A computed fold for a 113-nucleotide RNA from a Bacillota bacterium, annotated as c-di-GMP-I riboswitch aptamer. The source organism's lineage runs through Bacteria, Bacillati and Bacillota. Its mean pLDDT, the model's own confidence on a scale to 100, is 75.
[in-house]
Parts: sequence; C1' cells; structure tokens
RNA sequence: GACCGAUAAAGGCAAACCUGCCGAAAGGCAGGGACGCAAAGCCAUGGGUCUAAAGCCCCGCAGCAGUAUGAUAGUUGCAUGAUUUGGUGGGCCAUGAUUGCCAGGUUGCCGAA
Repeated sequence: GACCGAUAAAGGCAAACCUGCCGAAAGGCAGGGACGCAAAGCCAUGGGUCUAAAGCCCCGCAGCAGUAUGAUAGUUGCAUGAUUUGGUGGGCCAUGAUUGCCAGGUUGCCGAA
C1' cells in the first nucleotide's frame, strides 16, 4: 500500500412508528425514536422496484360473470351512417421517486486475525 474486517477503540448514520410541513402520488424534509448499518458518506449512470400529475388510447344498450359500490376490460344477444359528453372510471406511459434493492463511479475513520 492492496484486499479484508474483531465481542477492539474513537466517533458516525438511523428502519418501523409518532408529530409537523412539502408533494397528485410514490416519496421527501424537520423533530422525536432505534430495527439495523463499515461506507446506511456522496453521485439516479445501468438494471430492478414504486408512483402516474401531464400526455396518449378506451368506455352504445341489455343479460351473464365480476366488484365494497359504480365504471372499464371479458362473454352472449340487440341496435346505429357514426359509440357524444362525463368521471373516486379502465389501460399505457417517467420527465417523478427509491442508493436502507443490486451493480457501477468517487471520497473516507480505525487496524485484531
């Protein structure tokens, strides 16, 4: 010096939960609080995960099935030249979030084996 990492020493961070604030949400910030953490310091660069405001698409009527309820989607039937509007509605979607999900980058305290 590199790896590595104690029942060591000095310090550090702070999950759940509670309160307040911010945010559409996921989540964040501050205070309290400690489950844990050797990078649980820093960087959303790659993957994963979460959310879906904006955007795009869909939503004729009746029965069945389904649902907390309603709607969408499913299925059967019927009608139209064309399925309007609509909304706690359905689908897609990150530009949002997460580094205490995993990689990667970067900086750093201590030193038993």